[in-house]
RNA sequence: CCGCUAGGGGCGCAUAUUUGCUGAGAGGGCUGAGGCCCGACCCUUUGAACCUGAUUUACGGAUAAUACCGGCGUAGGAAAGUGGAUAA
Repeated sequence: CCGCUAGGGGCGCAUAUUUGCUGAGAGGGCUGAGGCCCGACCCUUUGAACCUGAUUUACGGAUAAUACCGGCGUAGGAAAGUGGAUAA
C1' cells in the first nucleotide's frame, strides 16, 4: 500500500421551493413520534472518520444560510483481525 472479514461514524444549510451551496458522503425505506433497517461514502490506535467542548447566539473571516473557511487541537473521548505485495 492492497485484498478479505469484522466493527465505528455522520447524513448538514438554505430559497430562488423545478432547485442551490460545501463536501468523501449529506440517500432510500419503515414508524404517530422516538427511533430502526439498508445502501453508498469515510474511518478503525501510525486513530481530525466521528463525538464533546466555549454564558442560550463561543472566537475571527465569509455567505442567502450552514464547522462554509480558519484556529480551538502536542484539549478530552473514539471502533481490529488476518493474508499478500513493495522498500529498508

TPP riboswitch aptamer (THI element) from a mouse gut metagenome, 88 nucleotides, folded computationally.
The sequence is in RNAcentral, with records from MGnify.
The coordinates come from a structure-prediction model, not an experiment, and the mean pLDDT is 76.
Rfam family: TPP riboswitch aptamer (THI element). From the family's description: Vitamin B(1) in its active form thiamin pyrophosphate (TPP) is an essential coenzyme that is synthesised by coupling of pyrimidine and thiazole moieties in bacteria. A reference for the family is Rodionov et al. (2002), "Comparative genomics of thiamin biosynthesis in procaryotes. New genes and regulatory mechanisms", J Biol Chem.